This is a predicted structure of a 95-nucleotide RNA (c-di-GMP-I-GGC riboswitch aptamer) from Domibacillus indicus.
The source organism's lineage runs through Bacteria, Bacillota, Bacilli, Caryophanales and Domibacillus.
Of the family's consensus pairs, 91% are formed in the model.
It was read from a public genome assembly, where an Rfam model found it.

RNA sequence: AAUGAUAAAGGCAAACUUAUCCGAAAGGGAAGGACGCAAAGCCACGGGCCUAACAUUCAUUUAUUUAUUGAGUUACGGCAGCCGGGCUGCCAAAU
Numbered sequence: 001a002a003u004g005a006u007a008a009a010g011g012c013a014a015a016c017u018u019a020u021c022c023g024a025a026a027g028g029g030a031a032g033g034a035c036g037c038a039a040a041g042c043c044a045c046g047g048g049c050c051u052a053a054c055a056u057u058c059a060u061u062u063a064u065u066u067a068u069u070g071a072g073u074u075a076c077g078g079c080a081g082c083c084g085g086g087c088u089g090c091c092a093a094a095u
Base pairs, nucleotide, nucleotide: 002095003092004091011037012036016032017031018030020029021028022027035081041087042086043085045084046083047082048079049078050077051075052074053073054072057071058070059069061067
């Protein structure tokens, strides 16, 4: 350094809940709660997903039109517990 125990000391906390707070929403904070996690610490840089607005070209659904869904554009919107990348970091058996 790789690696990661039925080790030790600690840490985090999904779903769900709330006479709770922020947000238009996605989502986030707090408190409870543990499914899990060796980076489940931090950063939206690439991909992805979600939300909102715009656009009305193409496809789609509906069938007069409007409109639905997907592709498109925008956001000092979101997700780091989707994958990759960057930065940092506790412990130490075996190999």